[in-house]
């Protein structure tokens, strides 16, 4: 330097063809309990990584970027 990948809720992660943003876990309130923990039930919580563009419409498409993985190459 060059190629790829990845970036979405507090954590791991999903998102079908471009058409209302979700799971699990964790946090909060209930409910079962004699009390705790297991279960059950409900609820908070998202500038989809930034920044443009395309589109009636973008978490999906292009284009710039920034972090972080790798693989390759160069120098030592």
């Nucleotide at each position: 330097u060059u190629g790829g990948g990845c970036u979405u809720a507090g954590c791991u992660c999903a998102g079908u063809u471009g058409g209302u943003a979700g799971a699990g876990c964790a946090c909060g309130a209930g409910g079962u309990u004699g009390u705790g923990g297991u279960c059950c039930u409900c609820g908070g919580g998202g500038u989809c990584g930034c920044g443009g563009g395309u589109u009636c419409g973008a978490g999906u498409c292009c284009c710039g970027u920034a972090g972080c993985c790798c693989a390759a190459c160069c120098c030592a």

Transfer RNA from a Planctomycetota bacterium, 76 nucleotides, folded computationally. The organism belongs to Planctomycetota, within Bacteria. Its mean pLDDT, the model's own confidence on a scale to 100, is 82. Rfam family: tRNA. Clan: tRNA clan. The sequence was found in a public genome assembly.